Transfer RNA from a Clostridiales bacterium, 73 nucleotides, folded computationally. It matches the Rfam family "tRNA". It is annotated as a transfer RNA. The sequence was found in a public genome assembly. Lineage of the source: Bacteria > Bacillati > Bacillota > Clostridia > Eubacteriales.

RNA sequence: GCCGUCUUAGCUCAGCAGGUAGAGCAUCACCAUGGUAAGGUGGGGGUCGUGAGUUCGAAUCUCAUAGUCGGCU
Numbered sequence: 001g002c003c004g005u006c007u008u009a010g011c012u013c014a015g016c017a018g019g020u021a022g023a024g025c026a027u028c029a030c031c032a033u034g035g036u037a038a039g040g041u042g043g044g045g046g047u048c049g050u051g052a053g054u055u056c057g058a059a060u061c062u063c064a065u066a067g068u069c070g071g072c073u
């Protein structure tokens, strides 16, 4: 220098023939217990790495760019 992968909630990851973003764990409250843990119910939390473009509409498509991991020279 070139090619490819990944970047979504605090963490680990789903969601990709475009249609108002989800799970588990964690966290908070409550239930329950003589009390703790386990367990049960519910809540909060992310505008999807960043910036543009296409579109009525983009996490999903296009371009640029940053970072990550791997490969090639």
Stems, first nucleotide, its partner, number of pairs: 001072004006067002010025004019056001027043005049065005